């Protein structure tokens, strides 16, 4: 150096949830806040899946993403500790 395990120790993030702001919504930022997370680091221009449903579509019930989740799954790239 490189693998691949193991870890929340040194550090990291930051769930519900309260506030503002934003949007049609789903959801999103920011602040406070910690449920968990060994990638809860980065990709939706890698490939499912899930939600919304303004707007268009339809007599109506209703579809339908150009929107929206990476803390829903797999992939890919990058990475911090110990031990081998």
């Nucleotide at each position: 150096a490189a693998u691949a395990a193991u870890g929340a120790u040194u550090g990291g993030c930051a769930a519900a949830c309260u506030u503002a702001u934003u949007g049609a919504a789903a959801g999103a930022u920011a602040a406070g806040g910690a449920c968990g997370c060994a990638a809860a680091g980065c990709u939706c221009g890698g490939g499912a899946a899930u939600c919304u449903a303004a707007a268009g579509a339809g007599a109506a019930a209703u579809c339908u993403a150009u929107g929206a989740u990476a803390g829903u799954c797999c992939g890919g790239c990058c990475g911090c500790a110990u031990a081998u």
Record summary: The prediction has a mean pLDDT of 85. The RNA shown here (c-di-GMP-I riboswitch aptamer) has 84 nucleotides and comes from Anaeromonas frigoriresistens. The source organism's lineage runs through Bacteria, Bacillota, Tissierellia, Tissierellales and Anaeromonas. It matches the Rfam family "c-di-GMP-I riboswitch aptamer". About the family: GEMM was predicted in a large-scale screen for bacterial structured RNA regulatory elements. Rfam links the family to the GO term cyclic-di-GMP binding. RNAcentral holds the sequence, with entries from Rfam.